A computed fold for a 74-nucleotide RNA from Salinibacter sp., annotated as transfer RNA.
It matches the Rfam family "tRNA". The family's RNA type in Rfam is transfer RNA.
The coordinates come from a structure-prediction model, not an experiment, and the mean pLDDT is 81.
The source organism's lineage runs through Bacteria, Rhodothermia, Rhodothermales, Salinibacteraceae and Salinibacter.

RNA sequence: GGGUCCAUAGCUCAGCGGCCUAGAGCGCCUGCUUGACGUGCAGGAGGUCGGUGGUUCAAAUCCACCUGGACCCA
Numbered sequence: 001g002g003g004u005c006c007a008u009a010g011c012u013c014a015g016c017g018g019c020c021u022a023g024a025g026c027g028c029c030u031g032c033u034u035g036a037c038g039u040g041c042a043g044g045a046g047g048u049c050g051g052u053g054g055u056u057c058a059a060a061u062c063c064a065c066c067u068g069g070a071c072c073c074a
Base pairs, nucleotide, nucleotide: 001073002072003071004070005069006068007067010026011025012024013023018057028044029043030042031041032040050066051065052064053063054062
C1' cells in the first nucleotide's frame, strides 16, 4: 500500500428493511422466601444499535466515508 471481517444494555450475544416503533442469558436494584447467606419466585432500572452523511414512504438492518479492533496478501 491492497483486501476481508467485526463494532447492538456493565459482560457474552440474537436480530440481516416494516407487523416485538430494540431483545435474550449473565450481572445490577427492589420485594417475598431464610435465623443469615445462597437458591427459588415476582417485579424493575439500564442501549439516540461506534460516528457523519446518503438511499427509501420506512434503516440496528442497504451504500459511502471516518474512528477503533481482528486477520490475509505485498